[in-house]
Context: one part of a larger RNA
RNA sequence: UGACGGGGACCCGCACAAGCAGCGGAGCAUGUGGUUUAAUUCGAAGCAACGCGAAGAACCUUACCAGGACUUGACAUAUAUAUGACAGGUAUAGAGAUAUACCCUCUCUUCGGAGCAUAUAUACAGGUGGUGCAUGGUUGUCGUCAGCUCGUGUCGUGAGAUGUUCGGUUAAGUCCGGCAACGAGCGCAACCCUCGUGGCUAGUUACUAACAUUAAGUUGAGGACUCUAGCAAGACUGCCGAUAAUAAAUCGGAGGAAGGUGAGGAUGACGUCAAAUCAUCAUGCCCCUUAUGUCCUGGGCUACACACGUGCUACAAUGGUCAGAACAAAGGGCAGCAACAUGGCAACAUGAAGCGAAUCUCAGAAAACUGAUCUCAGUUCGGAUUGUACUCUGCAACUCGAGUACAUGAAGCAGGAGUUGCUAGUAAUCGCGGAUCAGAAUGUCGCGGUGAAUGCGUUCCCGGGUCU
Numbered sequence: 001u002g003a004c005g006g007g008g009a010c011c012c013g014c015a016c017a018a019g020c021a022g023c024g025g026a027g028c029a030u031g032u033g034g035u036u037u038a039a040u041u042c043g044a045a046g047c048a049a050c051g052c053g054a055a056g057a058a059c060c061u062u063a064c065c066a067g068g069a070c071u072u073g074a075c076a077u078a079u080a081u082a083u084g085a086c087a088g089g090u091a092u093a094g095a096g097a098u099a100u101a102c103c104c105u106c107u108c109u110u111c112g113g114a115g116c117a118u119a120u121a122u123a124c125a126g127g128u129g130g131u132g133c134a135u136g137g138u139u140g141u142c143g144u145c146a147g148c149u150c151g152u153g154u155c156g157u158g159a160g161a162u163g164u165u166c167g168g169u170u171a172a173g174u175c176c177g178g179c180a181a182c183g184a185g186c187g188c189a190a191c192c193c194u195c196g197u198g199g200c201u202a203g204u205u206a207c208u209a210a211c212a213u214u215a216a217g218u219u220g221a222g223g224a225c226u227c228u229a230g231c232a233a234g235a236c237u238g239c240c241g242a243u244a245a246u247a248a249a250u251c252g253g254a255g256g257a258a259g260g261u262g263a264g265g266a267u268g269a270c271g272u273c274a275a276a277u278c279a280u281c282a283u284g285c286c287c288c289u290u291a292u293g294u295c296c297u298g299g300g301c302u303a304c305a306c307a308c309g310u311g312c313u314a315c316a317a318u319g320g321u322c323a324g325a326a327c328a329a330a331g332g333g334c335a336g337c338a339a340c341a342u343g344g345c346a347a348c349a350u351g352a353a354g355c356g357a358a359u360c361u362c363a364g365a366a367a368a369c370u371g372a373u374c375u376c377a378g379u380u381c382g383g384a385u386u387g388u389a390c391u392c393u394g395c396a397a398c399u400c401g402a403g404u405a406c407a408u409g410a411a412g413c414a415g416g417a418g419u420u421g422c423u424a425g426u427a428a429u430c431g432c433g434g435a436u437c438a439g440a441a442u443g444u445c446g447c448g449g450u451g452a453a454u455g456c457g458u459u460c461c462c463g464g465g466u467c468u
Stems, first nucleotide, its partner, number of pairs: 007468007015458002019422005026313008034304002042053002064299007073124001077123008088103006106115003126288002129286003135282002137277003140273001142271001147186006153162003166177003192265004197233001199231005207222002211220002236259001239253005315415001319374006331362003336355002340351004381412001386407007428450007
């Protein structure tokens, strides 16, 4: 000077408390450990690994295993020599890679050659091989915590101190006052984006008050409304009162769509963890070079006594089932979205208008509401598992896809110790969409609908900040 203390003082945070909903018990999904395996590729490991890399493993992916093949190579550049093709099509053999046969077969030229391709030779290629404790770059975390420093001056022999401490105040090293300090930088805040209010401008594909018209904003028309999308406005403790030190500020009030950071996002200081990543990429060194490189077929990554994490569905009546004339937002669409018609119980099939979309379409929102039924039961709860028959994608659903119908109808009657999230349009609950993607979400990223309870307070647990 730091760090630490079951030392002290002060302060903060869903940290506790007060509440609500969960997890831990069941079934299933998914990740991990372990075990197994020819292989179950590799990485991630307390918080900060475990629905993580993976925004999607049937082949491919794929890095793993078995077998079959290649050796200047699947890919790049260069030199020398030789050749004129290579590709493509058909047939045969083969699991295929590949091999053989047939068909087809170069371009430009100043004729020196050049381009392209193949073969041979040589330099070399190649490596998801090792080292993240050799590295760059990127990322997590403490933490959106309020801190971390510098110049000059002063003090100290010096390491260093001061400033940054102190009294108030703040979400904040935010601001005020004081002070051997005076200033400054990186952070804080603001500047950026979205939402919330009215105004102006502009009206098509959006809208429809008045007029006409129609089955229908359908059409004429309109520029009011909604909405769309650009511009500026608006909130600044600006105004009033009280408190405070006449300060900073705090509390209350007015006006206002919004009030004291309006709500949310983006934004992450100096640094910590030899934190993570050599498998995104780049890269030093080491290693392999007829193999640790490359191609192919099949298998594996999907195994299963078990253990853990994260989820989904339930155990029911605030519910299940059936019927019926409610109401969104945000997105996607041409190798696509597909209205509508017909067939099928259905998944879906066949035909097919429109739309590169404020125009057409995915698209029926669901919970809610109204009515009927079930009457507390392992049930008209729950849906695992299994059988049969199908549908779709795709060369191909056996290992190993999703969906439909009928049948089957397991555990489960609210979950021990313990433990998680959340302070408002939040939790809880309800559905909708996107990315990835041929197909394949209970994951993930978004969207709206309905919509709470509690917060006395800071003694205690955890983490953090300041002084000592």
Small-subunit ribosomal RNA, 3' major domain from an uncultured bacterium, 468 nucleotides, folded computationally. Rfam family: Bacterial small subunit ribosomal RNA. The RNAcentral record of the full RNA draws on ENA, Greengenes and SILVA.